[in-house]
Context: one part of a larger RNA
This record gives sequence, structure tokens and C1' cells, in this order.
RNA sequence: CUGGGCGUAAAGCGCGCGUAGGCGGACCUUUAAGUUGGGGGUGAAAUCUCAAGGCUUAACCUUGAAACUGCCUCCAAAACUGGGGGUCUUGAGGUAUGGAGAGGGAAGUGGAAUUCCUGGUGUAGCGGUGAAAUGCGUAGAUAUCAGGAGGAACACCCGUGGCGAAGGCGGCUUCCUGGCCAUAUCCUGACGCUGAGGUGCGAAAGCUAGGGGAGCGAACGGGAUUAGAUACCCCGGUAGUCCUAGCCGUAAACGAUGGAUACUAGGUGUUAGUGGUAUCGACCCCACUAGUGCCGCAGCUAACGCAAUAAGUAUCCCGCCUGGGGAGUACGGCCGCAAGGUUGAAACUC
Repeated sequence: CUGGGCGUAAAGCGCGCGUAGGCGGACCUUUAAGUUGGGGGUGAAAUCUCAAGGCUUAACCUUGAAACUGCCUCCAAAACUGGGGGUCUUGAGGUAUGGAGAGGGAAGUGGAAUUCCUGGUGUAGCGGUGAAAUGCGUAGAUAUCAGGAGGAACACCCGUGGCGAAGGCGGCUUCCUGGCCAUAUCCUGACGCUGAGGUGCGAAAGCUAGGGGAGCGAACGGGAUUAGAUACCCCGGUAGUCCUAGCCGUAAACGAUGGAUACUAGGUGUUAGUGGUAUCGACCCCACUAGUGCCGCAGCUAACGCAAUAAGUAUCCCGCCUGGGGAGUACGGCCGCAAGGUUGAAACUC
């Protein structure tokens, strides 16, 4: 390579959009590139295989057959794939009317709490721990009351609840804005799926510049503990955490499970909606659709488990794996201000 695989053994790109390419719904008609049948030409010789023969045998040699799995060309077929033409509506998209939502961006605004400042009351402790000490406090702390400042985060509601492609998103109000669901079956008429490259988004930490800084808090200082204690505990505390603009591009970026479509027992919760039933009306109840959970049959699985949200049964497209270490290292390329990222070996060794 062929093959076999990718939840946990090696293996699904962190996630979208999308180029080329690959693949692609129903019916009619045409074509004949693929496809199929037949004819012709060619496919040198040697070699290979089979049969026979010649050297005493073998190797070797000779003759014959087969084969050379291919290519070219002519005739024919038209089911399937492809090409051309036409039609369709179920895939896809649109329209109309409703619906839910921490989806995104901007501006404004609210209360609780911590800290700090000012003032009042008040006096000797407070704080902290397993126990302590460092620390704070007679220059009046802790406690308590009133006023003020500032930053950050939004208790309850909160829910295997919701939204988003993922990262992620939670006080309230307004503005701008993306997606989704249902119903109607009105319009377009295959416009679709996937997606190498490409391009965008992408937690936290980190970086650059300017702001901001309440609380928390790497580093650092001190107190303890301990044989030691560069820790766990305590008292402090700088970067950072926050905002604006720009980088970085990683993660146990996890469902450790790529995307799309179709099919395949049931049961039970929950979210959103529609229809029916019922009612004065609403609830209840029944059915369906879209999500989100649990249990479970067949089937699958090495087992665990998965089981209409599949890891079942199939098709299409992409990514990835191929013993452990060396190593996600070296070298080179690309990217980055840097940190580093990405691509990614070999010797050697078991």
C1' cells in the first nucleotide's frame, strides 16, 4: 500500500463561513463519454506457464501452444452513471401571521455587600488559628450610627430551564442587530450535502499603549508548622483581574463521540408552540412538531456501556490513526513585539 479503525486502547481539526473537488430528489425525451456484447488490427523477440523433444541427468537448449490481463478501430445495445432538452414538488429557499429566549453590540441606570474617608457614640482590646504569632489599636481601633467616595460583581428568581456554531451568555431600561420554532401550504423549482486550500470567530493566562484599581491576589515580605517547609494555615502585598484600542490563537477548547440525510419497539419528565376535547373562560386531558433529560427492546460493543439527541442499519463528503521511548523535541518554512504557536522528523533504544 491493501486492509482495518477513531466514546474510554493510537486516532474527530476548538468552532463557523466557504473556493476547487467529490457526491446528489421524481418523471419524460435525446445523446452515446463511462458501461456491455460482437468483429478487425496491434500487443517484437527473449522471459513466465503448459506440452513435447535434444545434450547419460540437471541447469541449459529447441519446437509448439497458451498468455502478454493493454491500446486503437468498426458495428450494435441503452438499464445504470454522465452530457443536452422539457416537466414536477417531497429536498432547499422565500412569503405571511404568531411565539420563546442569560444570542450579540452600544448607551443609560438600581440596590445589597466589601474597602476607604469625614463626623457622632464609646473603651481596651480587635483580628486570626488546630493552637498561636506576625498584624491592627489609648495618636482611640474593633463595635455602632449618619454622611460621602470609588471599583467590581449582580443574592433570591435559577431549573439534567433557556439561547448561541463553538468559545460562551445571568440586576433593570432603551436603541441597533443575528439565529431558531410553529402554523398556512401561498411563491421559486433541486437552487442541495460536504468541504483540500482559504477566511473569520475563538475561555483563561500572557503581550503593547492609554486609563482604572474596591475586593481578590501569582511573585515577594513576614508569622506559624516541620527534621527541613522555597508548600499546605495566618498577616500583608505587586503584576494581574476591570475599561478602550491592538496582538496572541492555545485548553481535559470534552459528549474525550466531525457534518448531512433516511430508516429502526416502547415508557416517563421537562421547555416552546400548534391543533383537538372540555369550559362562560382558563386549567386538566388527547394528538402532533421542535428542543432538552432519564429508563429501556432489538441491534451494536473487548467490556463498560450506547440505544430515534445511537456507539444500531445504510449512503455521501471531510479530518485523523498505524508499537513504547526519543518527541510534539531538532532542523527548515510560515506566523508572532515577545512568550511562543503551527507544520514536524531521524539517529539511537526497548